[in-house]
RNA sequence: GAUUUAUAAAGAAGCGCUGAGAGACAGGCUCGUAGAAGCGCUAGCAACCCCUUCUCCAUUGAGAAAAAAGGUGCUAAAUCCUGCCCUAAAGAAGGUCUUUAGGGAACUAUAAACC
Numbered sequence: 001g002a003u004u005u006a007u008a009a010a011g012a013a014g015c016g017c018u019g020a021g022a023g024a025c026a027g028g029c030u031c032g033u034a035g036a037a038g039c040g041c042u043a044g045c046a047a048c049c050c051c052u053u054c055u056c057c058a059u060u061g062a063g064a065a066a067a068a069a070g071g072u073g074c075u076a077a078a079u080c081c082u083g084c085c086c087u088a089a090a091g092a093a094g095g096u097c098u099u100u101a102g103g104g105a106a107c108u109a110u111a112a113a114c115c
Stems, first nucleotide, its partner, number of pairs: 001115001003113006013042005021031003025083004043075003048071002052065005084104009
């Protein structure tokens, strides 16, 4: 990096170094010299893997519960919102557009497996 599966409206921040950008992309909106991003330290959240117990299964394995030592991840705003499709309502208008609400998909991120 590719593929597959799962999750993404909950939750959890201080200090130091440094110094202007950041929130993936585009538009919007927001955060930021009362200190962004990055790096380091400490703390925390969560429970994907691991670990423990139980159930099913001939086995591989599947499911449930618990825990938080270890491997990741995460700690502004719903993945910050929207983006593509569908449905409903309203409006403009003349066979399309806008707004609102809902649903689905895609994208993105993370985990695990595999190549």